[in-house]
RNA sequence: CCCGAGAAAGGCAAACCCAUCGAAAGAUGGGGACGCAAAGCUACCGGUCUACGGGCCUCACGGCCUAGGACAGCGGGGUUGCCACAC
Numbered sequence: 001c002c003c004g005a006g007a008a009a010g011g012c013a014a015a016c017c018c019a020u021c022g023a024a025a026g027a028u029g030g031g032g033a034c035g036c037a038a039a040g041c042u043a044c045c046g047g048u049c050u051a052c053g054g055g056c057c058u059c060a061c062g063g064c065c066u067a068g069g070a071c072a073g074c075g076g077g078g079u080u081g082c083c084a085c086a087c
Base pairs, nucleotide, nucleotide: 004083011036012035016031017030018029019028020027021026034073040079041078042077044076045075046074047071048070049069052068053066054065055064056063057062
């Protein structure tokens, strides 16, 4: 340096519930654990979700398209990091 096991010490926290913010996706705090060797951080690339705003259609009701929004617990990249068996 690589490497994640029948290690050790720990860490994080899905779904769901309550409160708050938001048009929504979703986020924050508390409870709670499905899981996670980066389930720490980062929206650079791909992907996924939402449509307030914008555009188009409609007599209208509505419909369609679109990130300036979101997801790091979808994958990749960047970056930081505990301990250590065997190789």